[in-house]
RNA sequence: CGUUGUUUUCGGGGUCGAUGUAAUUUCGAACCGGCGGUUAAAGUCCGCGACCCGAUACCUGCCAGGUAUCGGUUGACUCAGUGAAACUCUGAGACCGACGGUUAAAGUCCGGAUGAGAGAAAACCAAC
Numbered sequence: 001c002g003u004u005g006u007u008u009u010c011g012g013g014g015u016c017g018a019u020g021u022a023a024u025u026u027c028g029a030a031c032c033g034g035c036g037g038u039u040a041a042a043g044u045c046c047g048c049g050a051c052c053c054g055a056u057a058c059c060u061g062c063c064a065g066g067u068a069u070c071g072g073u074u075g076a077c078u079c080a081g082u083g084a085a086a087c088u089c090u091g092a093g094a095c096c097g098a099c100g101g102u103u104a105a106a107g108u109c110c111g112g113a114u115g116a117g118a119g120a121a122a123a124c125c126a127a128c
Base pairs, nucleotide, nucleotide: 002128003127004126005124006123007122008121009120010119015029016028017027018026030108031107032097033096034048035047036046037045043095044094052072053071054070055069056068057067058066059065060064077093078092079091080090081089099111100110101109
């Protein structure tokens, strides 16, 4: 110095108005964007996570729940300019956003979630 191991910490954001008996759900105008990669920096490119579904195994035993592994599903972009290189920058115009609830239909309210996780940082002793 590197690798492995252990421990600790961090790890998701976003509104007003109008109408109406009733809407932060409709309409109008706004606002927001996890993680890793990518010769140049990404909500839209590639991959991952969470949520959802299924299978297998195990645990408890209140027949229901939980854990692990594997698989499946999981949204959306173009043009122009600069440049060696950019669907990532600049300009312009678009598009997307799980599930349940809610006297009216939700990316922004409430809920699972003070959860979990892709990962990131630091520390420590030990081994090589």
Molecule: FMN riboswitch aptamer (RFN element)
Organism: Bifidobacterium breve